[in-house]
RNA sequence: GCCCCCGUGGUGAAAUGGAUAUCACGCAUGGCUUCGGACCAUGAAUUGAGGGUUCAAAUCCUUCCGGGGGCG
Numbered sequence: 001g002c003c004c005c006c007g008u009g010g011u012g013a014a015a016u017g018g019a020u021a022u023c024a025c026g027c028a029u030g031g032c033u034u035c036g037g038a039c040c041a042u043g044a045a046u047u048g049a050g051g052g053u054u055c056a057a058a059u060c061c062u063u064c065c066g067g068g069g070g071c072g
Stems, first nucleotide, its partner, number of pairs: 001071007010025004018055001027043005048064005
């Protein structure tokens, strides 16, 4: 330099172009408990960035950024 793949809460993952983006762990608050753990309830927190296509984009196209792999 060329080609391919990946990027979604704090972490790991899911999500036919169409419901309020879902689940587990974690976190916070409350309950329970002598205290804690476990358990129960509630809550906060996510689509790498810009642009485009579309009635509608995490999903399709494109540029960039970051990571991984292959070739030279």
Overview
RNAcentral holds the sequence, with entries from ENA. A computed fold for a 72-nucleotide RNA from an Ignavibacteriota bacterium, annotated as transfer RNA. It matches the Rfam family "tRNA". By type it is a transfer RNA. The same sequence occurs in records of 2 taxa. Taxonomically the source falls in Ignavibacteriota (Bacteria, Pseudomonadati). The coordinates come from a structure-prediction model, not an experiment, and the mean pLDDT is 81.